[in-house]
Formats: sequence, C1' cells, structure tokens
RNA sequence: CCGUGCUAGACGGGGAAUUAGCGGAGCCCUGUAACCUGCAAUCCGCUACAGCAGGGUUGAAUUCCUGAGCCGAGGCUCCAUCCUGUGAGGUCUGGCUUGAAUAAGUGGCUGAGAAGUUCGGGUCCUUCGCAACAGGACGCUUUGAACCGUGUCAGGUCCGGAAGGAAGCAGCACUAAGAGGCCUAUCCUGUGUGACGAAGGGGUGCCUGAAUGGAGCUAACUGUUCAGGUAACGCUCGGAGGGUGGUUCCCAGGCCAGGUGCACGG
Repeated sequence: CCGUGCUAGACGGGGAAUUAGCGGAGCCCUGUAACCUGCAAUCCGCUACAGCAGGGUUGAAUUCCUGAGCCGAGGCUCCAUCCUGUGAGGUCUGGCUUGAAUAAGUGGCUGAGAAGUUCGGGUCCUUCGCAACAGGACGCUUUGAACCGUGUCAGGUCCGGAAGGAAGCAGCACUAAGAGGCCUAUCCUGUGUGACGAAGGGGUGCCUGAAUGGAGCUAACUGUUCAGGUAACGCUCGGAGGGUGGUUCCCAGGCCAGGUGCACGG
C1' cells in the first nucleotide's frame, strides 16, 4: 500500500419556550440526511457519557470526531431611532377658540369741526281727548198669526113676519213677538290699535337739534397683555404592534484545516 472481517461512531441539526437541568411531543429556522416500532404534555424518560426499550442499516471516511479559523439563515437580550394604532394629561410663550384691556401698525369717522360740557326734543310712565276697529243700543227696511191679533169680511150660519141686525171662516190689507238685511249719522261699552293732540312726571341709557370747545374718536383686522375653554393636531407620559441600525448569547448549513482503532492474509 492492497484485500477480507469487525469495533467506536453515525443514521439529521439548531433556536426560543418549559425544566433544577438534559432529551423527547408541539412552535420556528435550516433543507433531504441511510432507519423502523412502542411510550408521553395539567406529561414521559433520564442525571452531566443526562430519552428509555426492542429491532435494522452503515461503518474508519464525501459520511465519524475536533476547531477562541472564515462565511452565515434564524432565534434571544438590551439600546437608539422612525412609523402606525391606543390611553391619559393640560404645568407647554405651541395650535384652535372665547372674553376683557391696550392703541403700535392697517382701516373707518373727523377743521364741511373729534372728545368733553351745557340746554332742548324724541324714545319711557300717568291722565284726558281724537281717530281706528269690534260689539251693543237707537234708527231704516223686508218678512212675519189655520183658530186662540186688528180691520174689511164674498159664500154660508144665527135672530127677526119684514126692514134689518149679530157672530164670523176663507181671501185681502195691516201689525205684535220673532227672524233677516242696511248701519250714513247719534249714544254706550271695550281694545295686544295709532307716523295724532293736550297736560303732568321721570331720566341722562340711546337717538337727535342747538350752543360752547378746538383734535381727537373708533376698535373691524394685525400686534401686545391678561383671564378662560378645547384636546382634531403638535407636546409630555404610559402601553401595543411594526420597520431600520447597533449590541449580547446561541447557532442550522457551507468552506477550510486537522484527527481516527482491532484481527487475519498478500
């Protein structure tokens, strides 16, 4: 060095979680590796050589072992930052908004006279009048009684010897109560009435007239200050999810490097 047969080992690994710890089921990552059966999650097995029991395949190397070596999926811890929901706050020269003050700026009024002062009128109240409107009275007009209203009463009835007389229905006319209309004028009553009048009162708030006065007035917008309100937004605090970057601890897989037994025969 070659051949044959064995043996250690291998037949997936890892992360988080759980656990005193380890392995297993489940979740996630890696990605194909040559296993099978039984056990088990409010568990099962075990104890640092840390699943157990049984069977099988492979086997000293592409496959097993090692590495403060390189690359490196993924997970975990912490930090920073950003985004999106969410809860709270109202101490923020924030935002929005309300009120007050001020009068620097803009605007408006003002020598065709501001503010202020004085006098008068109106607005306000009481009484009266006038007017308007409404109702009523009075008035005018129409209608209005089978009998129990009036007048006249055909016919008929009654009295009478007759002359004549009496009561009287229908009809016609009129009228009472009642009903309808007009309502110009007059009177009475009332009023959510009035571009009205008279008298008296009250008041300086507003409007207005006059006099005086002689330069301000106003506060709409901006500015400033003060006092509130609000919580869509900004801000602050809490919590959740996600992204990015860094960091801690593990690390599948790949590359590289090194290591690995026994027997027999040639």
The RNA shown here (Bacterial large signal recognition particle RNA) has 266 nucleotides and comes from a Syntrophomonadaceae bacterium. Taxonomically the source falls in Syntrophomonadaceae (Bacteria, Bacillati, Clostridia, Eubacteriales). The gene name in the source record is ffs. Rfam family: Bacterial large signal recognition particle RNA. Gene Ontology terms of the family: SRP-dependent cotranslational protein targeting to membrane, signal sequence recognition and signal recognition particle, plasma membrane targeting. The prediction has a mean pLDDT of 75. Of the family's consensus pairs, 88% are formed in the model.